A computed fold for a 104-nucleotide RNA from a Bacteroidota bacterium, annotated as SAM riboswitch aptamer (S box leader).
The organism belongs to Bacteroidota, within Bacteria.
RNA sequence: GUCUUAUCGAGAAAGGUUGAGGGACAGGCCCUUUGAAACCUUAGCAACCCAGAUAAAAUCGGGGUGCUAAUUCCUGCUCCGAUUUCAUCGGAGAAAGAUGAGAA
Numbered sequence: 001g002u003c004u005u006a007u008c009g010a011g012a013a014a015g016g017u018u019g020a021g022g023g024a025c026a027g028g029c030c031c032u033u034u035g036a037a038a039c040c041u042u043a044g045c046a047a048c049c050c051a052g053a054u055a056a057a058a059u060c061g062g063g064g065u066g067c068u069a070a071u072u073c074c075u076g077c078u079c080c081g082a083u084u085u086c087a088u089c090g091g092a093g094a095a096a097g098a099u100g101a102g103a104a
Stems, first nucleotide, its partner, number of pairs: 002103007013042005021031003025076004043068003048064003052060002072096001077093007
């Protein structure tokens, strides 16, 4: 990297190094020198996997991941509905993406 599967309207940041980008992609809209991204330290959230405690449910959170602006920031493709119809709004489902677990 590919495939399968579950989840994605909740939750959770300080410090240091450094110095201009970042939010996957495109459009939009945002964040950012009152310090982006990255790295380090400490802390926190969560409960997917492992282990343990209990008869079980549930709970705890020790270990492995993950995460800590905005619903996955919104939209993107299809269908349905409404309207003041070169468009706008609402609903449902996909696609794409992210993370976990598993497989070849």